Predicted 3D model of a 602-nucleotide part of an RNA (large-subunit ribosomal RNA, domain I) from a metagenome.

Context: one part of a larger RNA
């Protein structure tokens, strides 16, 4: 040297733990902001660097429940105080304050800084300085002024009021645009795929929706969603591949309405019309008006709203019908019509019109009450053993010096709100209807127009131009109104069913940033989230952006008073402790290495 086998040293793997993650479920909740948001700077404490709270009223102020003997956050100490019925901290519910930046909005500006103008106070002898409140844009409504231009009229200006703006969990949800790699064993039509990804919007959901809508000679009855139908039927360089509907079953549902138009009244607007001529003013009948007229056109109230077609207008006929008053040029009558009143009925805040209070019951933001064990032995301890009891609508779970139903917190079961906040019943309240309303028939008018439909070019329908309806979108053309028009997969006849071109709609359905509670053959510190621990930190990068590693004394600091050496750091003692090879480089403490001693071999 080399091996062995003992005793350390580094070293941080096992090994047990868990403050932290992860997932699912249920419930709530679905927003937040010019009343200045979210994220920030800078500040703020006796003593403070970070955290955390909070805003010059700055770990707080005021109130109004709860609780409660201690209390001044994490976090010792040191000072100094506050509190025990005149109730502090704590915890919830209103309010008050809330520097500066940031939509940032008086102007700028290199974010938290610069610098103004108006009104109005403070201070000064007077500026200077200083406190409060306003002064961005845009659209919208309504005023107010008012060129070019002679009047009007507009434009521009100006004022008041009300609205947006921004951020996000942008996860769902519509709307506008839209790839490629990839698959086809190359590839180009297909496919990936209307994906991902930008761009706009909006809710708590959205989006769709009361048939111009399937069917099939029977018949259904707005919409979404789920299970079949079904990998059919079709589509398809018929390749790879893409893929319905009809029809049953179920969730939901006391779900369905309201317009345009004809006609009717009312205010306007523009164009015509002027006493020679022509008219109108509900009617009948006497009298007045005297251009109030007509045409086209708009608010507005009324009517109306369907496909066994339906409404209007006009005639008939049938049925109901309080009361008071205005109105149609005047009077008498008749019609028509609006108003209020009361009676009787309906319905309702989620569409069909719409605000509000008030009682009540229920949850929700703190809380409260809540049974029942004691010796004894072992232990540093006792919830372990023994030996004998006890509750139990409580034997979930947690702490407590080892293993606790009965110690402590709790659980089961009960209970509680000054104040706010949510649902919900109900009442007030509102709003309609009855005031008309039907039936026959007539002719006449209304039934959503640059639309439907064709010609082309495209999208989009599971259909790729295909025999391609059906629906959108661009161009260019271009109907019809019930004797009308769509559709049933070219197209035409019958036949059946529907009535576009105008609008509203709860629920079944999608999701989870937050919040409260519940579980896990989900991790357990190289694991689970990057982050269990001052983590989106240090730290790299101009920057977009990228990103670690870092957990464990003991049951309790009891965290080694004193004495040695030593500059010190570290060590010896003595002392705590069950334990100091638990000494803070601290739980167990493998291995690699290194020492140190003994032993063999060379």
């Nucleotide at each position: 040297g080399g091996c062995u086998c003992a005793u350390g040293g580094u070293g941080g793997a096992u090994g047990c733990c868990u403050u932290g993650g992860u997932g699912u479920c249920a419930g709530g909740a679905g927003g937040c902001g010019a009343a200045g948001a979210a994220g920030g700077a800078c500040g703020u404490g006796g003593u403070c660097a970070g955290c955390u709270g909070c805003g010059a009223u700055a770990a707080g102020c005021c109130u109004c429940g709860g609780u409660u003997a201690g209390c001044u956050g994490c976090a010792a100490g040191c000072g100094a105080g506050c509190g025990u019925c005149u109730g502090a901290u704590c915890c919830g519910g209103g309010g008050a304050u809330u520097u500066c930046c940031g939509a940032a909005u008086g102007g700028g500006g290199c974010a938290a800084c610069c610098u103004a103008c108006c009104a109005u106070g403070g201070a000064u002898a007077a500026u200077a300085c200083u406190g409060u409140g306003g002064u961005a844009u845009c659209c919208g409504u309504g005023g107010c002024c008012c060129a070019a231009u002679a009047a009007a009229a507009u434009a521009a200006g100006c004022c008041a009021c009300g609205g947006a703006a921004g951020c996000u969990a942008u996860a769902c949800c519509c709307g506008g645009g839209g790839a490629a790699c990839u698959g086809a064993a190359a590839c180009a039509u297909c496919u990936u795929a209307g994906u991902a990804c930008c761009c706009g919007g909006a809710g708590g959901a959205a989006a769709a929706g009361a048939a111009a809508g399937c069917a099939a000679c029977a018949g259904c009855g707005a919409u979404u969603c789920c299970c079949c139908c079904a990998g059919u039927a079709g589509c398809g360089g018929c390749g790879a591949g893409c893929g319905a509907a009809c029809g049953g079953g179920g969730a939901u549902c006391u779900a369905g309405c309201c317009u345009a138009a004809a006609c009717c009244g009312u205010c306007g607007a523009u164009g015509u019309g002027u006493u020679g001529g022509u008219a109108a003013u509900c009617u009948g009948c006497c009298g007045a008006u005297g251009c109030u007229g007509c045409a086209u056109u708009g608010g507005c109230g009324g009517g109306g709203u369907u496909g066994u077609g339906g409404g209007u207008u006009u005639a008939a006929c049938c049925u109901g019908u309080g009361u008071g008053u205005g109105g149609u040029c005047g009077g008498c009558g008749g019609g028509c019509u609006g108003c209020a009143c009361g009676a009787a009925g309906a319905a309702g805040u989620u569409a069909c019109c719409a605000a509000c209070c008030g009682u009540c019951a229920u949850g929700g933001u703190a809380g409260a009450c809540g049974a029942a064990g004691u010796g004894u032995c072992u232990g540093g301890a006792a919830u372990g053993g023994c030996a004998c009891a006890c509750c139990g609508u409580a034997g979930a779970g947690g702490g407590u010096a080892a293993c606790a139903g009965u110690c402590c917190u709790g659980u089961a079961g009960u209970u509680c709100a000054a104040a706010c906040c949510g649902u919900g019943a109900u009442g007030g309240c509102u709003u309609c209807u009855u005031u008309g309303g039907g039936u026959u028939a007539a002719u006449a008018c209304c039934c959503g127009a640059g639309u439907a439909g064709c010609g082309c070019g495209g999208g989009g329908c599971a259909c790729g131009a295909g025999g391609a309806a059906u629906c959108c979108c661009g161009u260019g053309u271009g109907a019809a109104u019930c004797u009308g028009g769509g559709a049933g997969g070219a197209c035409c006849a019958c036949c059946u069913u529907c009535c576009a071109a105008g609008g509203c709609u709860a629920a079944a359905u999608a999701c989870u940033a937050c919040c409260u509670g519940a579980c896990g053959a989900c991790c357990g510190a190289u694991a689970g989230u990057g982050a269990a621990c001052c983590a989106g930190u240090a730290c790299c990068g101009u920057g977009a952006g990228g990103g670690a590693a870092a957990g464990g004394u003991g049951a309790a600091a009891a965290g080694c008073a004193c004495c040695c050496c030593g500059g010190g750091a570290g060590g010896g003692g003595a002392g705590u402790g069950a334990a100091a090879u638990a000494g803070a480089a601290c739980c167990u403490g493998a291995a690699a290495c290194c020492a140190u001693g003994a032993g063999c071999c060379u």
Its mean pLDDT, the model's own confidence on a scale to 100, is 80. RNAcentral holds the full RNA, with entries from SILVA.